This is a predicted structure of a 1495-nucleotide RNA (small-subunit ribosomal RNA) from an uncultured prokaryote.
[in-house]
RNA sequence: AGAGUUUGAUCCUGGCUCAGGUUGAACGCUGGCGGAGUGCCUAACACAUGCAAGUCGAACGAACCUUUGAAACUGAGACUUCGGUCAACGUUUCUUUUUGGUUAGUGGCGAACGGGUGAGGAAUACAUAGGUAACAUGCCCCUAAGUCUGGGAUAACUUCACGAAAGAGGAGCUAAUACCGGAUACACUUAUGAUGCAUAAGCAUUAUAAGGAAAGAUUUAUUGCUUAGGGAUUGGCUUAUGUCUGAUUAGCUUGUUGGUAGGGUAAUGGCCUACCAAGGCGACGAUCAGUAGCUGGUCUGAGAGGACGAACAGCCACACUGGGACUGAGAUACGGCCCAGACUCCUACGGGAGGCAGCAGUGAGGAAUUUUGCGCAAUGGGCGAAAGCCUGACGCAGCGACACCACGUGAGUGAAGACGUCUUUCGGGAUGUAAAACUCUGUCGAGAGGGACGAUUAUGACGGUACCUCUAAAGGAAGCCCCGGCUAACUACGUGCCAGCAGCCGCGGUAAUACGUAGGGGGCGAGCGUUAACCGGAUUUAUUGGGCAUAAAGCGUGCGUAGGUGGUUUUAUAAGUUAGAUGUCAAAGGCUUUAGCUCAACUAAAGUACGCAUCUAAUACUGUAGCACUAGAGAUCAGUAGAGGAAAGCGGAACUCACGGUCUAGCGGUGAAAUGCGUAGAUAUCGUGAGGAACACCAGUUGCGAAGGCGGCUUUCUGGAUUGAUUCUGACGCUGAGGCUCGAAAGCGUGGGGAGCGAACGGGAUUAGAUACCCCGGUAGUCCACGCCGUAAACGUUGUUCACUAAGUGUUGGAGGUAUCGAUCCCUUCAGUGCUACAGAUAAUUCGUUAAGUGAACCGCCUGGGAAGUACGACCGCAAGGUUAAAACUCAAAGAAAUUGACGGGGGCCCGCACAAGCAGUGGAGCAUGUGGUUUAAUUCGACGAUACGCGAAGAACCUCACCAGGGCUUGACAUCUACAGAAUUCCCUAGAGAUAGAGAAGUGCCCGCAAGGGAACUGUAAGACAGGUGGUGCAUGGCUGUCGUCAGCUCGUGUCGUGAGAUGUUGGGUUAAGUCCCGCAACGAGCGCAACCCUUACUCUGUGUUGCCAGCAUUUAAGGUGGGAACUUACAAGAGACUGCCUGUGGAAAGCAGGAGGAAGGUGGGGAUGACGUCAAGUCAUCAUGCCCCUUACGCCCUGGGCUACACACAUGCUACAAUGGCUGGUACAAAGGGUAACAAGACCGCGAGGUGGAGUAAAUCUCAUAAAACCAGUCUCAGUUCGGAUUGCAGUCUGCAACUCGACUGCAUGAAGUUGGAAUUGCUAGUAAAUGCAGAUCAGCUACGCUGCAUUGAAUAUGUUCCCGGGCCUUGUACACACCGCCCGUCACACCAUGAAAGUCGAAAACACCCGAAGCCAACGAUUCAACCCUUUUUGGGAGAUAGUUGUCGAAGGUGGAGUUGGCGAUUGGGGUGAAGUCGUAACAAGGUAACC
Repeated sequence: AGAGUUUGAUCCUGGCUCAGGUUGAACGCUGGCGGAGUGCCUAACACAUGCAAGUCGAACGAACCUUUGAAACUGAGACUUCGGUCAACGUUUCUUUUUGGUUAGUGGCGAACGGGUGAGGAAUACAUAGGUAACAUGCCCCUAAGUCUGGGAUAACUUCACGAAAGAGGAGCUAAUACCGGAUACACUUAUGAUGCAUAAGCAUUAUAAGGAAAGAUUUAUUGCUUAGGGAUUGGCUUAUGUCUGAUUAGCUUGUUGGUAGGGUAAUGGCCUACCAAGGCGACGAUCAGUAGCUGGUCUGAGAGGACGAACAGCCACACUGGGACUGAGAUACGGCCCAGACUCCUACGGGAGGCAGCAGUGAGGAAUUUUGCGCAAUGGGCGAAAGCCUGACGCAGCGACACCACGUGAGUGAAGACGUCUUUCGGGAUGUAAAACUCUGUCGAGAGGGACGAUUAUGACGGUACCUCUAAAGGAAGCCCCGGCUAACUACGUGCCAGCAGCCGCGGUAAUACGUAGGGGGCGAGCGUUAACCGGAUUUAUUGGGCAUAAAGCGUGCGUAGGUGGUUUUAUAAGUUAGAUGUCAAAGGCUUUAGCUCAACUAAAGUACGCAUCUAAUACUGUAGCACUAGAGAUCAGUAGAGGAAAGCGGAACUCACGGUCUAGCGGUGAAAUGCGUAGAUAUCGUGAGGAACACCAGUUGCGAAGGCGGCUUUCUGGAUUGAUUCUGACGCUGAGGCUCGAAAGCGUGGGGAGCGAACGGGAUUAGAUACCCCGGUAGUCCACGCCGUAAACGUUGUUCACUAAGUGUUGGAGGUAUCGAUCCCUUCAGUGCUACAGAUAAUUCGUUAAGUGAACCGCCUGGGAAGUACGACCGCAAGGUUAAAACUCAAAGAAAUUGACGGGGGCCCGCACAAGCAGUGGAGCAUGUGGUUUAAUUCGACGAUACGCGAAGAACCUCACCAGGGCUUGACAUCUACAGAAUUCCCUAGAGAUAGAGAAGUGCCCGCAAGGGAACUGUAAGACAGGUGGUGCAUGGCUGUCGUCAGCUCGUGUCGUGAGAUGUUGGGUUAAGUCCCGCAACGAGCGCAACCCUUACUCUGUGUUGCCAGCAUUUAAGGUGGGAACUUACAAGAGACUGCCUGUGGAAAGCAGGAGGAAGGUGGGGAUGACGUCAAGUCAUCAUGCCCCUUACGCCCUGGGCUACACACAUGCUACAAUGGCUGGUACAAAGGGUAACAAGACCGCGAGGUGGAGUAAAUCUCAUAAAACCAGUCUCAGUUCGGAUUGCAGUCUGCAACUCGACUGCAUGAAGUUGGAAUUGCUAGUAAAUGCAGAUCAGCUACGCUGCAUUGAAUAUGUUCCCGGGCCUUGUACACACCGCCCGUCACACCAUGAAAGUCGAAAACACCCGAAGCCAACGAUUCAACCCUUUUUGGGAGAUAGUUGUCGAAGGUGGAGUUGGCGAUUGGGGUGAAGUCGUAACAAGGUAACC
């Protein structure tokens, strides 16, 4: 960085798709190890269980334990004078003894942090920058001062006693750092005054008055507490800017906007209340609806951007749902309280309890997301003076390839290369140094030993972990996807539009690199693919960075509001702009440079930013303000042209009608007709009158208008343009969202009018049909007035305005100049309107001063095709309908321009037996042959418009033969190889239909070698490799062939033009049979074709004369037979000749053409061979060859018989005829070209004949087939189904052949059918041709041959020509065709499926409004109930102050009722739409598409 995909190809437009990166992922296959991360995206669904917020005894009383002390009791033991004394241990009691500890309660601090989640919320949030002179701030720090004096309670506790429980109550006792009174205090608060500074409320200083503090604890030194000030931190409020989509949401708002006063708050404020005013917001998008936590950042991108907001961090919001306050420095409080609701649980039915969106965990949902782990060792937090306690924050471990990073699964040597597998052209090749084998190493893992940092001196969950060392052993460790192109990587087999693949194009119908498998290969690798999603590519929303004539796209047109934008000079300002400085831009992240884990991921350190704000400076440009200017714009004066507009009036031609006259049988209409009109007098013609509509000629790519549009003449009113003059104003300009005006035709309403024309409709034609085209009629309408409609292919498919950028040539309107006596011409210039063209532009076509060029300003519009300019909604309209305007679904295209072809019921030119002019036919008959069909055991197969059908087949009785029936063979009828045997070969017999089987006889050869033996050829036997196949595929092929077409075309090199496909050359003007030649030309040359060279034929010369010939000579049996000749004919060779060479004319001084001369022949002399590039998947696998497939005791081979010859019928090609231009009989002429030895066969004889007997001659100019026939001469027949015609049939024969029954030909006699010249239609032929006539040959035993191929004989007619039919060539034109018109393609109907609109209704959801009810609670009022502290005092059953239960009121959640609207689901039926290999009907469009198309 691009690529694939629209086309036959090209270029463009344009969509779709791919390659890249990424993820909190999931799924499939697979899975060794470690590090460091990460893990409910769905149900803000419900939760069992455990834990997640406590701590302080150095605030307090109390209780308990312990220690100590005292007393009493007991009395092991010791001593004893036996009287007793002492006395351990133990027990009990005591409190003014003593030590240490525990903790239920009071009290303090914390619980507002930490942790979770993202429901709500579009602004009361968040981000950035500010403000707070409008505020608060516990704990912490600093400073100053103080900590005095009193009082009354209350929990715990004791007791009574209610309840199942939760829990609650009465009485009594008690403490405090709990609570309360008083004193004092200032720099505190309030009020008033003064001074100074500010000025929006304030700040500082000062005076007076009033008011307000405290708490102690314990080790003796600290720590608390109070007041005031300051700091720090954390918050509250507030301003500006930014922050998604929808206008098919356009108006919203009544505490609403502001003011005054008051209340409330820490504080400002309609935050609340009363009163006053009527404001406030909104196209710069209010309101409404939908969606959404915001940010740092993350992903992607070259960037600008786009998408996202997991983890980490900041802010916000929430804590079952809704409401509410209390406490407190801080909450309207996740693990607090009250109320309402839903749900769950307990219950003794009375009543209670609960809230995992904390950590684990469970269920459910889902494609999907972990352990009911360890520890407070570290970091951090709460409390405490501290020890310490608590901490699911956190640190760790566990699970998961979920992603990132690192490592390994071994390394070296090892064959011209094992086995196996795959493949093969069978030779080989690949796997592949790969393996084996040998030599090594030891990462990871395993086992063993040692063993940290993290901790400061104590404390280590992690953890005997990281790490280190040793041991053994290549051992335990590789898969996934892909291999047609994009896109790296190919073969075999299987399958056969099946199974399947596919991201796009597409692959698969018997040779699939695309399906499945295998081998091989490519990619990545503990992963690999798929799916989902985002960015990219996509400049495919274009600011960077697109467009609008024809591809999607300029509003039908103007006027004009907001907005945008704007001429010249100068001054000021400094908003934009530029520069600098400062602040901020949290941390993390990113980038750069280093550093730490062995590297990396990861982590740490240092540096670095857009933006915003403030200050300062500059003033070119823009803005703002001001003084000026005249080049833009407008005004003034004088002209000019005009189908510009409106109204009124007038005119002639034409038409129709009416009346009258003349005339008579038709008129009219068409491709042809008919309907229609007409003897009741039409049409035609003349006259008069009436009516309506439109204005011929002039008339012109002329004029005018903004567009639509405007056309007889005159008048009136009126808009604009333009020219000249340059007096005035002084930027007044341009564009223009909304808005408004005008706006063809058709249509609508009311009223007129109505001649012609003429939707609908009627009739006649046409047609398969004809609801059309054509014809005859004809109503709305067309016309006028007034009012609607508001659309057109309203088009130059080109918005408006301004400026600039070569020319040339017309034309309209004006002005000026010059020349001229003048007409007139010429020149310059302004405004229009056309054409050609440079530069430039464009995909191309084309545009080109009237831009689609170069720039500027503003507006409108576009973003794949279809669905669809449709649905719904809204607005407009009387209606018709218009404007605005989607989606689901579906396709991979749709499209523009140009190119080459092909085609056209397009055009031009030209050719051809193409037509025409002629001759003879075919189509009718009979027969022959071929084909179809039918039949059959089989009727073998192929060929099917032209280009199959007398074709393959130049010869089916057997054979052929491929078909059928039956009988046989299995290495085979044929080839090669091996072994054994035998020569080969010939003959005979038996069985059989034959193939075949059996038996016998004869015979021993050739080469080498002394011999034995071997070899060659042949035969037989045996085994297998193999043979064999007219089996399939002509759509796998070669070769050959047909056809267009013997048509004149088809191409190339170089050059040039074009972005390119391509063009040019090859077109043009002539000419030719011809792309034949000439001229011209950005072409110049060349090739394959044409022509010529070749064969034959026509004339002639020369040479040679036998088998051919015979003029002259001789001879003769009369036959060129013989001698002879070489003249002629003729044969074979080799030459010559014809070239438009010559003349005249014409043409361009060309090519050529016309005529003529000469010549045997004259303009390629006639004929043949020769067939360009290509087309038809044309024909042939059955001539042959051949790939692949198939059969292998048969689809091979042999044999007998049958069939290919069938026969109601249809077609094709022929023969013979239908007769007198003839038939028959007799006579008599003249060819050419061929064939012949298993052959042709003469003469002779026999037979009516076919033929037979026989065999001279001939391997052929010798002999023979072999008499040519029509013709000619003579006779006869006399127009008949005949003396035409010969089919058919009978009898008798001949020949070939093993064999003529199926199924041969020929002969003789007899028989004597149809047929009297052939419908529609159709074929051949232009001169030695048609037509007629016979002859020969190939194949072949014979023949179905009337076929085919040749040969000669006789021998015409016609062509004025190219209008038409067919085919072809060249040029041009149109095209929506390219499988190319046998093309393409439209719509209804029928069937299936899909999404969607309407719909009686029905079920929800969210929000707003009105009313009812009114919990908790705050606030307010009352307060007769109750009350320790303070005050007063009668001294007690007192009063006061104050508080309180309770009541009332405002507000108020949930709930209820109501109407209106929004939105969603379903919905009988119904509307259109889309899609669907072979349905129906037509043929609308594309060519002049057969009626030009289209709006």